[in-house]
Predicted 3D model of a 72-nucleotide RNA (transfer RNA) from a bacterium. Rfam family: tRNA. It is annotated as a transfer RNA. The RNAcentral record of the sequence draws on ENA. The coordinates come from a structure-prediction model, not an experiment, and the mean pLDDT is 81.
RNA sequence: GGGCAAUUAGCUCAGUGGUAGAGCGACUCGUUUACACCGAGUAGGCUGUAGGUUCGAGUCCUGCACCGUCCA
Repeated sequence: GGGCAAUUAGCUCAGUGGUAGAGCGACUCGUUUACACCGAGUAGGCUGUAGGUUCGAGUCCUGCACCGUCCA
C1' cells in the first nucleotide's frame, strides 16, 4: 500500500427499513440474625464519526477514524 471482517448498555452479544433488546454486571426492594443464593423491580444507548438514499435508517450506499486478520 491492497483485500476481508468488526464497531449497538459497564462487559459479551442479538437486532426482516417501521417504538433499540437479551445474558452477566450495577442499584433498590423482598427473603436472612447477617452475607450469599433466590424472587421482584429500576437505572444505564442521541447504535464509532460525517454525509447520502428513503415518508421513515442500528439495518441500504459513500468517506473518515479505530481495532482484528490476510496478502505484498